[in-house]
Molecule: RNase P RNA; transfer RNA
Organism: Fimbriimonadaceae bacterium
RNA sequence: GGAGUCGGCCGGGUGGCGGCCCGAGGCGAAAGCCGAGGGAGGAAAGUCCGGACUUCGUAGGGCACAGCGCCCCGGGCAACCGGGGGCGGGGCGACCCGACGGAAAGUGCAACAGAAAGCAAACUGCCCUCACGGGCGAUGGUGAAACGGUGCGGUAAGAGCGCACCAGCGCCCCGAGCGAUCGGGGCGGCUAGGCAAACCCCGCUGGAAGCAAGGCCAAAUAGGGAGGGUAUGACCCGGCCCGGCGACCCUCCGGGUUGGCCGCACAGACAGAUCGCCACACAAAGACAGAAUCCGGCUUACAGGCCGGCUCCAUUU
RNA sequence: GCUGCUGUAGCUCAGUGGUAGAGCGCGUCCUUGGUAAGGACGAGGUCGUGGGUUCAAGUCCCACUAGCAGCU
Repeated sequence: GGAGUCGGCCGGGUGGCGGCCCGAGGCGAAAGCCGAGGGAGGAAAGUCCGGACUUCGUAGGGCACAGCGCCCCGGGCAACCGGGGGCGGGGCGACCCGACGGAAAGUGCAACAGAAAGCAAACUGCCCUCACGGGCGAUGGUGAAACGGUGCGGUAAGAGCGCACCAGCGCCCCGAGCGAUCGGGGCGGCUAGGCAAACCCCGCUGGAAGCAAGGCCAAAUAGGGAGGGUAUGACCCGGCCCGGCGACCCUCCGGGUUGGCCGCACAGACAGAUCGCCACACAAAGACAGAAUCCGGCUUACAGGCCGGCUCCAUUU
Repeated sequence: GCUGCUGUAGCUCAGUGGUAGAGCGCGUCCUUGGUAAGGACGAGGUCGUGGGUUCAAGUCCCACUAGCAGCU
């Protein structure tokens, strides 16, 4: 000097003029006027999680359904977050990524190609035989994937058929660790493949709905008419059953009202304010975006700028 | 504001994880004196976008985006 990686922060400041919303309080008989002070974000967003709050006659049990899934420690009601570690993958590296329980519990799936696609099978081929027939799975090619690899022995030809080494797996033992897990040894020829963001199994968690929840006041009015169900238990009742409650309920027709307040906030509503211009410094003031019950997370969008740690490459001393 | 659903050819829609299809429309040809109808052939697709799982994704999962519907 260049390239990169990680963590954190800002995303406008000062002054003048003008405007918008809320508003303690003051003046005024009233209408109204003045007015201290306050007025968007890191994501206010998406509504993906969790909680507060509110209502509900299944909140009790079982099934179903949905969500989550390496280990330890800490925070948190929870969702989730932070630190450290294990395993797998990527990068020369700093470092990054992982929906990371189980595929020897069961079921299922694998197009095309290929002889054969899941537990065996045999097109070519090798061997025995005159032939019929039989043995074999080394060779060829296909595929995302072909049932361990190399060598020696062995054989009619071959093959874990036997042996040595290597790779993997299961079981047992020993050791390290709180644990996930790791290391070592022995046994077994055992070679058992992939997919669980396929069903499923294991473990844990979950009552439902959402501020258009819900409450109060006012207004209106006829608990009207027709049909049906129901103490043989309806309705409530939201996926089902058990269980619970205990007298009303459903459909159609006809009619009335359809306003206000609370919920609601140390910004805050009428679903509607939070801005504009100029000057100054500066390289420049320019991104994504705008609260609607509140809070905690996650995810997504973002011009430009600042600070710090670290890595790689090149050059110079 | 809250909740649910959808996006596949020009239009309307199918599509059990295995080469993306149908009807209408469009083009060429046949048929006809000509047109319509009919027949034959054909073109036309970033499966809304990006990422992940998988050997393989329109389909499964996540995020985003556009649209529709319901609730006072």